Small-subunit ribosomal RNA, 3' major domain from a metagenome, 482 nucleotides, folded computationally.
[in-house]
Context: one part of a larger RNA
RNA sequence: UGACGGGGACCCGCACAAACGGUGGAGCAUGUGGUUUAAUACGAAAACACGCGUGGAACCUUACCAGGGCUUGACAUUUAGUUGAAAUCCUGUGGAAACACAGGCCCUCUCUUCGGAGACAGCUAGACAGGUGUUGCAUGGUUGUCGUCAGCUCGUGUCGUGAGAUGUUGGGUUAAGUCCCGCAACGAGCGCAACCCCUAUCAUUAGUUGCCAGCACGUCAUGGUGGGAACUCUAAUGGAACUGCCGCAGAUAAUGUGGAGGAAGGUGGGGAUGACGUCAAAUCAGUAUGGCCCUUACGUCCUGGGCUACACACGUGCUACAAUGGCCGGCACAAAGGGUUGCCAAACCGUGAGGUGGAGCUAAUCCCAAAAAAACCGGCCCCAGUUCGGAUUGAAGGCUGCAAUUCGCCUUCAUGAAGCUGGAAUCGUUAGUAAUCGCGCAUCAGCCACGGCGCGGUGAAUACGUUCCCGGGUCUUGUACA
Numbered sequence: 001u002g003a004c005g006g007g008g009a010c011c012c013g014c015a016c017a018a019a020c021g022g023u024g025g026a027g028c029a030u031g032u033g034g035u036u037u038a039a040u041a042c043g044a045a046a047a048c049a050c051g052c053g054u055g056g057a058a059c060c061u062u063a064c065c066a067g068g069g070c071u072u073g074a075c076a077u078u079u080a081g082u083u084g085a086a087a088u089c090c091u092g093u094g095g096a097a098a099c100a101c102a103g104g105c106c107c108u109c110u111c112u113u114c115g116g117a118g119a120c121a122g123c124u125a126g127a128c129a130g131g132u133g134u135u136g137c138a139u140g141g142u143u144g145u146c147g148u149c150a151g152c153u154c155g156u157g158u159c160g161u162g163a164g165a166u167g168u169u170g171g172g173u174u175a176a177g178u179c180c181c182g183c184a185a186c187g188a189g190c191g192c193a194a195c196c197c198c199u200a201u202c203a204u205u206a207g208u209u210g211c212c213a214g215c216a217c218g219u220c221a222u223g224g225u226g227g228g229a230a231c232u233c234u235a236a237u238g239g240a241a242c243u244g245c246c247g248c249a250g251a252u253a254a255u256g257u258g259g260a261g262g263a264a265g266g267u268g269g270g271g272a273u274g275a276c277g278u279c280a281a282a283u284c285a286g287u288a289u290g291g292c293c294c295u296u297a298c299g300u301c302c303u304g305g306g307c308u309a310c311a312c313a314c315g316u317g318c319u320a321c322a323a324u325g326g327c328c329g330g331c332a333c334a335a336a337g338g339g340u341u342g343c344c345a346a347a348c349c350g351u352g353a354g355g356u357g358g359a360g361c362u363a364a365u366c367c368c369a370a371a372a373a374a375a376c377c378g379g380c381c382c383c384a385g386u387u388c389g390g391a392u393u394g395a396a397g398g399c400u401g402c403a404a405u406u407c408g409c410c411u412u413c414a415u416g417a418a419g420c421u422g423g424a425a426u427c428g429u430u431a432g433u434a435a436u437c438g439c440g441c442a443u444c445a446g447c448c449a450c451g452g453c454g455c456g457g458u459g460a461a462u463a464c465g466u467u468c469c470c471g472g473g474u475c476u477u478g479u480a481c482a
Stems, first nucleotide, its partner, number of pairs: 001482002003479003007476007015466002019429005026319008034310002042053002064305007073128001077127008089104006108119004130294002133292003139288001141283003144279001146277001151190006157166003170181003196271004201239007211228002215226003242265001245259005321422001325381006337368003342361002347356003388419001393414007435458007
């Protein structure tokens, strides 16, 4: 100087407390461990692995296993030789295919002094290719975490023999090393904040594909038509919030507290943004890359299988156990997205998944799409393993795709399991949040999505407080630790 303390003082955080809803019990989905297996590919491991890499494992993917092939190779560059027929393509045989063999078609292009040269392609030989083989403890790059915590440092000066100290400590204050005051310090940098984006309000500009107040026309009905530019909206530019104003507190400061006005008030709400560093943290399998290793195989192609196994254990979720509910009928109100190898309307067929069909749309125009769902209105159920719950199983179908047996999704009928609110323990959340309800998208032929990322609808409760648990910051103290 740090680190540590079941030392002290002060402060903060859904850290505790208060409140609401879960997990832990059940069934299923998914990841992991274990076990099994020819193989169940590899990585990730407290917090910071476990719906994680994977934002789509039937083939492919695919790296794993079995079997069958190839050896300058599936891919790149190049040298020498050779061939312009070979290869491609077509046919046949063998075969699961890859591939091997045989036959057939074609007999390339440019220049030319007609000798040949060059291009292109094939074959042979050689350089080499190739490796998801190894080392993340050789690395780059990227990422997680402490932590969006308020810290981490430097120059000059001063003090100290020196390591170092000071500044950065102190008194206040703040979300903040934020600001004020003081001070042997004076300044500065990386962080904080601001500058960026979305959202809440207003104005201006613009007015189609969006809108319709007033005026007409028309319809069973509809901005449908003329027209309008007000309103909503769209999307560009601006305004607006700064403790600016007032009272009180305070050191007359910083600031705090209350109030006015205001759409918004003290960082308005949310996002992006992550200092010096820590964990030899993670990744050689995203890519790059040093060293090592393989080279008729640890490379590469193909068929089939596996990654989907199942006594069991754990994590993360979904659905429930019901009456604040289930079922039936009626009837409202969104936002944000996607669409030409695509989205697919009307009409018709089917109980339905779906099929036929083909209008429109490269989209504020058409479509997904409609019925958003919960809500609201009416009816049935009457507390039961039920009109709760839907696992499991049988049958019949639909769709995608070369192909749904291992191993897809969906529909209809039948079946109707466990489960009556969950031990110890444990998680999330402070407001448009939790809870609850539906909608969309990426990946994608299809889909094991109950996942992920977004969008809106309805919409709470509680916070006395900082004694305690966890993590962190500042000062101080002890130390046989570095």